[in-house]
RNA sequence: UUGGCAGGUCGGGUGAUCGCGGGACCGCGAGGUCCUGAGGAAAGUCCGGGCUCCUACAGCCAGCGCGCCCCGUAACACGAGGGUGGGGAAACCCAACGGAAAGUGCCACAGAAAAUAUACCGCCCGCCGCCGCCAAAAGCGGCAUCGAGGUAAGGGUGAAAAGGUGGUGUAAGAGACCACCGCCUUUGCUGGCAACAGCGAAGGGCACGGAAAACCCCGCGCGGAGCAAGGCCAAACGUGAAAAUAGGACCGGCUGUUCCGUUCAAUUUUCAGGUAGGCCGCUUGAGGCCGACGGCGACGUCGGUCCCAGAUAGAUGAUCAUCCCGCCGCCGAAAGGCGGCGGACAGAACCCGGCUUACAGACCUGCCAUUUUG
Repeated sequence: UUGGCAGGUCGGGUGAUCGCGGGACCGCGAGGUCCUGAGGAAAGUCCGGGCUCCUACAGCCAGCGCGCCCCGUAACACGAGGGUGGGGAAACCCAACGGAAAGUGCCACAGAAAAUAUACCGCCCGCCGCCGCCAAAAGCGGCAUCGAGGUAAGGGUGAAAAGGUGGUGUAAGAGACCACCGCCUUUGCUGGCAACAGCGAAGGGCACGGAAAACCCCGCGCGGAGCAAGGCCAAACGUGAAAAUAGGACCGGCUGUUCCGUUCAAUUUUCAGGUAGGCCGCUUGAGGCCGACGGCGACGUCGGUCCCAGAUAGAUGAUCAUCCCGCCGCCGAAAGGCGGCGGACAGAACCCGGCUUACAGACCUGCCAUUUUG
């Protein structure tokens, strides 16, 4: 240099004009001045928490989730380190990684056979006759097809085929037997917190194909609803209750007037619940940045410093100029100049920790390169 692996940062800058949300101050008011105003994912709403309300507390069933070990954390299905298995020449990457020798069910197509093994091609084996001087071999024919025979080496199918290699053995073969390797069961020592690793011992010819992201079994975890949570204040109209007023209507006080009482209606006032609306919750928090110390690391402890959007139909924008980056065209010997186009994904809504997904372009750091570039 080229190719690759791992991780990180930024994700347009400046100015002018107009406009919007929030706060402070000034002003009787209209309004004015100053400060401040999105993200690395604010996203998906997939996990885990805080907070709030409901459930007296606890347990069980069902259901859902998780599943090597250990550490971190408020917690997790997240992260760190390690183990095992797999991929790569390497840097490094991937794993839903308990149980298939408890049970039930499944394994398409192909294939003889997909789990009580089996036999398509192949390999191996008998008797009689023909042929022939006789016999053997070979060939041909017959005996159900030579016997519904033996075998599982070799071929073939498949994602996967019933331990592997070599030998003995045999008609041909085969853990049938033997050696080595592998495997299973039991077990010892060493290292490690552990998962596990290393070195053995005894027994077993080998039983146990795959899949649990099929049911299931084992172990562990999980109460529900969510800021439209929840709390406070509270119109108008209407409803309910109480009191007062005037004495309208009816009835009673033997009759009439006045008067008194009762009931109904009216008016006014007060109270009650809740609606509109307003306020709180609301942004100071498992907080950001810097440093020191402990730890391989995730992370923790201490010190310093900073305050950094809070809308409620939802502000955070638009235009112009200029600079930057990329592409294209023209001019130029070149340096460069001129013109045009483009600069992503997306956008807070109670708050945090994660995961996942989207993203034009630019930049930085570390590592690897198989006998192979310069």

Notes:
Bacterial RNase P class A from a Candidatus Omnitrophota bacterium, 374 nucleotides, folded computationally. RNAcentral holds the sequence, with entries from ENA. The gene name in the source record is rnpB.